The RNA shown here (c-di-AMP riboswitch aptamer (ydaO/yuaA leader)) has 145 nucleotides and comes from Nonomuraea aridisoli. The model forms 92% of the base pairs in the Rfam consensus. Its Rfam family is "c-di-AMP riboswitch aptamer (ydaO/yuaA leader)". Its family is annotated with regulation of gene expression and cyclic-di-AMP binding in the Gene Ontology.
[in-house]
Parts: sequence; structure tokens; C1' cells
RNA sequence: GGCGUGCGGCCGCCGAAUCCGCGUCACGCGGAACCGGGGACCCACCUUUCUGGGGUGAAUCGGACACCAGCGCCACGCUGCGCCCGUAGGGCACUUCCAAGCCCGAACCCGUCAGCUAACCCGGUAGGCGGCAUGGAAGCUAGGA
Repeated sequence: GGCGUGCGGCCGCCGAAUCCGCGUCACGCGGAACCGGGGACCCACCUUUCUGGGGUGAAUCGGACACCAGCGCCACGCUGCGCCCGUAGGGCACUUCCAAGCCCGAACCCGUCAGCUAACCCGGUAGGCGGCAUGGAAGCUAGGA
């Protein structure tokens, strides 16, 4: 000097997942804020309930290849799984628009049951990452001199 790693602080990103108070204080309780679900009239649907249905979420949908398994009308087709390529959609340091670049396109839950929905009722406040953060225009605004 370079690379990697650990801890602490600070600053950020995805996400609703933050802040405050009290107490018998490393845990518990409560409040605010944000978020989600259930739930009338009216409206919508006149259904379509094993081909179950529904919810949170951006996370849906399609194609090719190959092995195996199952089914069938057994020439071949369908379904599931694996892997790859796309895609509706979503994210990237004030906000919006345009352009560029880089990513995600999962996972889980309810339990036969739910359209919307005022009053009302019931829940959640996790987890995972990063360390100069692209350019132009408009808006708004903080600090310094």
C1' cells in the first nucleotide's frame, strides 16, 4: 500500500414494519402513526361450489430443451419436476418527467369460507441489504458566505 473479515457509530435502500410513555425494567403493558383483514343499505354478480375458494405481496403469464413419473383417444398429447430464455408488474440517496444503466419478477398464510361496504370488530409493526449514491429539466427546500 492492496484485498478480505469482525465489532461499534453514522448515513442510506427494499418493506406497513417507526416514534413515544409507563412499569414489578434487557422483559411486559399502553398510546400515536403507518399497514392488513372481516363486516350493511345501495351497487355489482345471477352464479357454480374438487377443476375447491380466498388473502398478504411487484412477484403474474408464456416458450424451448432434457430426464423421470403419472394419465389418456397410446402416431402422440396432457400434467408435475429440473434448467434456461422471455414477460405483466416492481425497485435503485428530496419529488415529478425524460433518457441511460443495474437488479427483482419470491415466499408465505386462511382452512371449505369471505364481492364492494358506513358504523363496528380483529390483527401486524418483521426480516434482509448497502457505503459516493447516473445525466438533463422543472418544482420545493436546508445550510453556508